[in-house]
Model confidence (mean pLDDT): 88 of 100.
A computed fold for a 266-nucleotide part of an RNA from a marine metagenome, annotated as large-subunit ribosomal RNA, domain VI.

Context: one part of a larger RNA
RNA sequence: CGCAGGAUAUUUGAUAGGAGCAUUCCCUAGUACGAGAGGACCGGGAAUGAGUGACCUCUGGUGUUCCAGUUGUACCGCCAGGUGCAUUGCUGGGUAGCUAAGUCGCGAAAGGAUAAGCGCUGAAAGCAUCUAAGCGCCAAGCCCCCCUAAAGAUGAGAUAUCCCAGGAUUUAUCCUCUAAAGGCUACAGGAAGACUACCUGUUCGAUAGGCUGGAGAUGUAAGCAUAGCAAUAUGUUCAGUUGACCAGUACUAAUCAGCCGUGAGG
Numbered sequence: 001c002g003c004a005g006g007a008u009a010u011u012u013g014a015u016a017g018g019a020g021c022a023u024u025c026c027c028u029a030g031u032a033c034g035a036g037a038g039g040a041c042c043g044g045g046a047a048u049g050a051g052u053g054a055c056c057u058c059u060g061g062u063g064u065u066c067c068a069g070u071u072g073u074a075c076c077g078c079c080a081g082g083u084g085c086a087u088u089g090c091u092g093g094g095u096a097g098c099u100a101a102g103u104c105g106c107g108a109a110a111g112g113a114u115a116a117g118c119g120c121u122g123a124a125a126g127c128a129u130c131u132a133a134g135c136g137c138c139a140a141g142c143c144c145c146c147c148u149a150a151a152g153a154u155g156a157g158a159u160a161u162c163c164c165a166g167g168a169u170u171u172a173u174c175c176u177c178u179a180a181a182g183g184c185u186a187c188a189g190g191a192a193g194a195c196u197a198c199c200u201g202u203u204c205g206a207u208a209g210g211c212u213g214g215a216g217a218u219g220u221a222a223g224c225a226u227a228g229c230a231a232u233a234u235g236u237u238c239a240g241u242u243g244a245c246c247a248g249u250a251c252u253a254a255u256c257a258g259c260c261g262u263g264a265g266g
Base pairs, nucleotide, nucleotide: 001152005163006162007161008160009159010158011157015149016148017147018146021049022048023047024046025045026044027043033038051106052105053104054103055102059100060099061098062097066093067092068091069090070089071086072085073084074083075082076081111143112142117137118136119135120134164265165176166175167174168173177263182260183259184258185257186202187201188200189199190198207253208252209251210249211248212247213246214245216242217241218240223236224235225234226233227232
């Protein structure tokens, strides 16, 4: 820009892509078969491998924004307590997020038309013949079925809902009003993201921060007291601290605003 008014949702599916795998064990049954050795078809059930998708409850990894221990050194006047630097100084753990080695799925079943193949009926050709007319069965393959995208499918689809003035007149315009529904910008943000886009919110508000509470993590803070010459231990104290997690709460910031879009539709 188009889809002959504008808009918001929900969709149909022409078409395109994806998937399509393999193995083992058990029952039938030590049956059929076979002298024996061995050992089924058909049918039913249970698992596994590889591949692939999603997810983080569990098992783990990471987690330089969390907690603790500890070495050297410098500093905070000293002690105590801390901070900086040394690969995050080193070490032990670890929330969220991300993640696999973890968890849960997927391939199926059914249908249609067929290939090779197997048939029925059946003439040409009194017989025979699956074929010439006619009618069946049959494959991991084909078309569907399953998953994803999809109406620029210009053949531009469908459904639901929302929105929009009067007058004059020479019928082409004019006057006076109006600025809808909805959208964009801006701003607070995000399990969304290179940018853009997408999604949520903007005081009629829980969008982010803060605060309060909780979960989880770490592992018993500082100070004081007691015991000991002291290192240290014990008590106060499952303390203290705590990032991303879950809630609550307008304290702070989403201010003020601007723009597009018209008036019933050739």